Transfer RNA from uncultured Quadrisphaera sp., 74 nucleotides, folded computationally.
Its Rfam family is "tRNA". Rfam links the family to the GO term triplet codon-amino acid adaptor activity. It is annotated as a transfer RNA.
RNA sequence: GCCCCGGUAUCCCAAUCGGCAGAGGAAGUCGACUCAAAAUCGAUGCAGUGUGGGUUCGAGUCCCACCCGGGGCG
Numbered sequence: 001g002c003c004c005c006g007g008u009a010u011c012c013c014a015a016u017c018g019g020c021a022g023a024g025g026a027a028g029u030c031g032a033c034u035c036a037a038a039a040u041c042g043a044u045g046c047a048g049u050g051u052g053g054g055u056u057c058g059a060g061u062c063c064c065a066c067c068c069g070g071g072g073c074g
Stems, first nucleotide, its partner, number of pairs: 001073007010026003013022001019057001028044005050066005
């Protein structure tokens, strides 16, 4: 330098053909249970999707440029 994959909540990770951003897990907080704690069970707040543009009635999703991480080729 070229090619491929990825960047979404505190963390991991879904989101189908462009049409309600949270399906799910961890951690947190509150409660139940317990002599107390752990484990278990119940409830619960947190985002505008790496950045900037574009297309569209509508973009996490499509297009362009760039940033960051991983892999491959030279």